A computed fold for a 61-nucleotide RNA from a Hyphomicrobiales bacterium, annotated as Fluoride riboswitch aptamer (crcB RNA motif). The coordinates come from a structure-prediction model, not an experiment, and the mean pLDDT is 76. It was read from a public genome assembly, where an Rfam model found it. Of the family's consensus pairs, 100% are formed in the model. Taxonomically the source falls in Hyphomicrobiales (Bacteria, Pseudomonadati, Pseudomonadota, Alphaproteobacteria).

RNA sequence: CUCCGUGAUGGGGAUGGAGUCCCCCGAAACCGCCUCGCAGGCUAAUGACUCCUACCGUGCA
Numbered sequence: 001c002u003c004c005g006u007g008a009u010g011g012g013g014a015u016g017g018a019g020u021c022c023c024c025c026g027a028a029a030c031c032g033c034c035u036c037g038c039a040g041g042c043u044a045a046u047g048a049c050u051c052c053u054a055c056c057g058u059g060c061a
């Protein structure tokens, strides 16, 4: 350098864990918002539901 064969059974859905359901991806799916950019600022532990943990607010003991 050339030829042939084989090659994911998984992964992902803006901050943790688990269950169920849904959707997406085959090296992709995915990687929040505001601001022209920089600087700066803001929401949320979910794709949806439930539970736990963390965080925030309020009340009671």
Stems, first nucleotide, its partner, number of pairs: 010025004016052006032042003